[in-house]
Context: one part of a larger RNA
RNA sequence: UGUAGGAGAAUUGAGAGGAUCUGACUCUAGUACGAGAGGACCGAGUUGGACGCACCUCUGGUGGACCUGUUGUCGUGCCAACGGCACAGCAGGGUAGCUAUGUGCGGACGGGAUAACCGCUGAAGGCAUCUAAGCGGGAAACCCACCUCAAAACAAGUUCUCCCUUGAGAGCCGUGGAAGACCACCACGUUGAUAGGCCGGGUGUGGAAGCGCUGCAAAGCGUGUAGCUUACCGGUACUAAUAGCUCGAUCGA
Numbered sequence: 001u002g003u004a005g006g007a008g009a010a011u012u013g014a015g016a017g018g019a020u021c022u023g024a025c026u027c028u029a030g031u032a033c034g035a036g037a038g039g040a041c042c043g044a045g046u047u048g049g050a051c052g053c054a055c056c057u058c059u060g061g062u063g064g065a066c067c068u069g070u071u072g073u074c075g076u077g078c079c080a081a082c083g084g085c086a087c088a089g090c091a092g093g094g095u096a097g098c099u100a101u102g103u104g105c106g107g108a109c110g111g112g113a114u115a116a117c118c119g120c121u122g123a124a125g126g127c128a129u130c131u132a133a134g135c136g137g138g139a140a141a142c143c144c145a146c147c148u149c150a151a152a153a154c155a156a157g158u159u160c161u162c163c164c165u166u167g168a169g170a171g172c173c174g175u176g177g178a179a180g181a182c183c184a185c186c187a188c189g190u191u192g193a194u195a196g197g198c199c200g201g202g203u204g205u206g207g208a209a210g211c212g213c214u215g216c217a218a219a220g221c222g223u224g225u226a227g228c229u230u231a232c233c234g235g236u237a238c239u240a241a242u243a244g245c246u247c248g249a250u251c252g253a
Stems, first nucleotide, its partner, number of pairs: 001152001005163007015149004021049007033038001051106005059100004066093005071086006110144003117137004164252001169247004173189005194240003197236005204228002210223005
């Protein structure tokens, strides 16, 4: 841009892609078989490997806007308390997110038509013959089945609801996002919880500062599961989404 008005939703599936793997053990059964040694088919179950998809509850990793300890030095006049720099100074932890080595799930079952092959009936050819007519069985291969995409499938499909010059609807603009290179997509724009702030909770860290007590002191204890706390969960219009502009169908040739 089209799909001969527009919007929202639900669909059909032409077609395309993905997947298709396999071990060990147990039972059947020490059975069939075999002199013995040994030792099954068929069938049933258990548990793995590799691979794939999804996810972050658990186990871990990361986590340079979180917490703590600490060295050197400079600064805030000094003490104390803080801040800067030194690879994030170094070190110990760690929320969200993202992750694998973590967790869950998958290959199936079944059907169709077949290959080699095994058969039935059966002539040519009074017999025989799976084949010449006809009819069965038969594989991880093929077609379905399973998962994903899918009407630009230009034969552009189908269904439902709603709206329209009394302007449907779309875009611009703004606040943002488990969406994202940009664009797009999705949510919201005061008839508002979209983001920030604030409040509450959670989580992490691990016991703040100040003061008091004990100790010569380093320091310890108490106040006190303390103080601080990013991306998490919820609430709340305090801040910003103001105001507005453009396109747009003669009710659909």

Annotation
Large-subunit ribosomal RNA, domain VI from Hyphomicrobium sp. 12-62-95, 253 nucleotides, folded computationally. Lineage of the source: Bacteria > Pseudomonadati > Alphaproteobacteria > Hyphomicrobiaceae > Hyphomicrobium. The coordinates come from a structure-prediction model, not an experiment, and the mean pLDDT is 89. The RNAcentral record of the full RNA draws on ENA and SILVA. Rfam family: Bacterial large subunit ribosomal RNA.